Background
The RNA shown here (transfer RNA) has 72 nucleotides and comes from Parcubacteria group bacterium CG1_02_44_31. Its Rfam family is "tRNA". It is annotated as a transfer RNA. Rfam's curators write: Transfer RNA (tRNA) molecules are approximately 80 nucleotides in length. The RNAcentral record of the sequence draws on ENA.
[in-house]
RNA sequence: GCGCGAUUGGCUCAGUGGUAGAGCGCUUCGUUCACAUCGAAGAGGUCGUAGGUCCGAUCCCUACAUCGCGCA
Numbered sequence: 001g002c003g004c005g006a007u008u009g010g011c012u013c014a015g016u017g018g019u020a021g022a023g024c025g026c027u028u029c030g031u032u033c034a035c036a037u038c039g040a041a042g043a044g045g046u047c048g049u050a051g052g053u054c055c056g057a058u059c060c061c062u063a064c065a066u067c068g069c070g071c072a
Stems, first nucleotide, its partner, number of pairs: 001071007010024004018055001026042005048064005
């Protein structure tokens, strides 16, 4: 330099065009003498950045950034 893949909550990941979810973690409450477990509730996201297509984009297209793999 070229090709391919990934980028979504603190972490690991779903979500193939119609109001963004799960597990773990965090907070509060209940249970306990206490801790853990268990149960209930809650907070936390401008979906990597910038454009484009579309009535509507996490999703399709383009460029860029970061990371990984391969080729040279």